[in-house]
RNA sequence: UGAGUAAGUCGGAUAAUCGCAUGUGCAAACAUGAGGAAAGUCCGAACUCCAAAGGGCAGGAUGCCGGAUAACGUCCGGUGGGGGCGACCCUAAGGCUAGUGCAACAGAAAUAUACCGCCUAACAUGUUUAGGUAAGGAUGGAAAGGUGAGGUAAGAGCUCACCAGCAAUCAGGCGACUGGUUGGCUAUGUAAACCCCAUCUGGAGCAAGACCAAGUAGGGAAUGAAAAGGCAGUUGCCCGCUGCUUCCCGGUGGUAGGUCGCAUGAACCGAUUGGCAACAAUCGGUCUAGAUAGAUGAUUAUUAAAACAGAAUUCGGCUUAUUGACUUACUCGCGAU
Numbered sequence: 001u002g003a004g005u006a007a008g009u010c011g012g013a014u015a016a017u018c019g020c021a022u023g024u025g026c027a028a029a030c031a032u033g034a035g036g037a038a039a040g041u042c043c044g045a046a047c048u049c050c051a052a053a054g055g056g057c058a059g060g061a062u063g064c065c066g067g068a069u070a071a072c073g074u075c076c077g078g079u080g081g082g083g084g085c086g087a088c089c090c091u092a093a094g095g096c097u098a099g100u101g102c103a104a105c106a107g108a109a110a111u112a113u114a115c116c117g118c119c120u121a122a123c124a125u126g127u128u129u130a131g132g133u134a135a136g137g138a139u140g141g142a143a144a145g146g147u148g149a150g151g152u153a154a155g156a157g158c159u160c161a162c163c164a165g166c167a168a169u170c171a172g173g174c175g176a177c178u179g180g181u182u183g184g185c186u187a188u189g190u191a192a193a194c195c196c197c198a199u200c201u202g203g204a205g206c207a208a209g210a211c212c213a214a215g216u217a218g219g220g221a222a223u224g225a226a227a228a229g230g231c232a233g234u235u236g237c238c239c240g241c242u243g244c245u246u247c248c249c250g251g252u253g254g255u256a257g258g259u260c261g262c263a264u265g266a267a268c269c270g271a272u273u274g275g276c277a278a279c280a281a282u283c284g285g286u287c288u289a290g291a292u293a294g295a296u297g298a299u300u301a302u303u304a305a306a307a308c309a310g311a312a313u314u315c316g317g318c319u320u321a322u323u324g325a326c327u328u329a330c331u332c333g334c335g336a337u
Base pairs, nucleotide, nucleotide: 001333002332003331004330005329006328007327008326009325010324012303013302014301015300016299017298018297020033021032022031023030024029035308039319040318042317043316044315045314046313047205048204049203050202054239055238056237057236059201060200061199062198063197064078065077066076067075068074079093080091081090082089083088094196095195099194100193101190102189103188115137116136117133118132119131120130121129122128123126145163146162147161148160149159150158164186166183167182168181169180170179171178172177209260210259211258212257218249219248220247221246229245230244231243232242233241234240267286268285269284270283271282272281273280274279
C1' cells in the first nucleotide's frame, strides 16, 4: 500500500422561540420524556385467571457432545462433515441391519435378476438346448465394495496388497469421537416420506385479571327440592373437578364510569475475583417515559449531506430494516528498509 476475515462503537450537534405528557409546587416555575432495532410476533419466561393444574388419548416442539441460563428452538466451547491458499465461514448432524412406502423414463433385471458377451456339456450342428459366470458391453442418478495382482474351463473376496465400510477388542477422552489390532469379506438412495426412539409439552393471554361503583324491572305458577337429572365453567376429545339449580316469562352486562395491574427490575453502570468462553460471585454507585384516543413535536440559524424507523404488561433471545463514518485484532499479496 492493495484485497480480505472477525468483533465492536457512534445512530447527528449547538443555540433561540413556541408547544405536548408525567411528577413536584398555592402559583410562578423547575425536573424528566423512545430505539438499536421500540418492528416482525418467530421462540423462551415472569405475571394473571381457569383444580397450585389431576388421569388417559390425540396433537405439537426439539434431535452430534459437554457446559451456560430463570428458561429457550438462544448463547459458549468442542466432535464429525463441507467450503476457502489463509484469517475464517457453513452445517435440522438420532434411527432406512424395527416395519411400511416411493424411486418417472430407460433397462433382461431396481432388491431381484443372465439381454449381449465369455466358458463347459449335449446332438438334432442351429439365429439350438441345458448349465456355469457379474471380468467386459448396453440402460440408468444408482447394477454384484473400489484399484491392481494371483488364480480359474470361464469367472468370482476365491486368495493377497492398499483404500472405503461393518463387527469385535485394546488404548485415549466426562462425552460426541479419535487411534491401533483382529475378523469374515460387505448390495443403492430417501426419515425437511409415513414411522420408530429419546427429551420436553394443560389452556388462554394485560381487551389477562382484581377492586370500587351510577342507571335498568320485575311478574306469574307450584309448596317441595334428598338422590338423580339439568345448565354453566374447566385443555382438541374422554374422564375428573368446580359452581348454580322448584318451574315459566321478562330486564340486564363483556354494564357505563373510576382505581389498580403499570415502572426497583432474573435492572443498569464501574471495579475485582473465578472461568478458554458463554457466564457467575463479591463490592461500590444510580433511579432512568408511563399515556388510554393515547405525550416525546414544530420553526429558524450555524454545521455536514443524516438512514431504518416511533413505546402501550414486562423481561431474555432470534430474525428482518438501516445513512455516513470510525476503532481493534488477524490473514494473503506487492513494495521499501
Predicted 3D model of a 337-nucleotide RNA (Bacterial RNase P class A). The coordinates come from a structure-prediction model, not an experiment, and the mean pLDDT is 76. Its Rfam family is "Bacterial RNase P class A". Gene Ontology terms of the family: dimeric ribonuclease P complex, ribonuclease P activity and tRNA processing. It was read from a public genome assembly, where an Rfam model found it.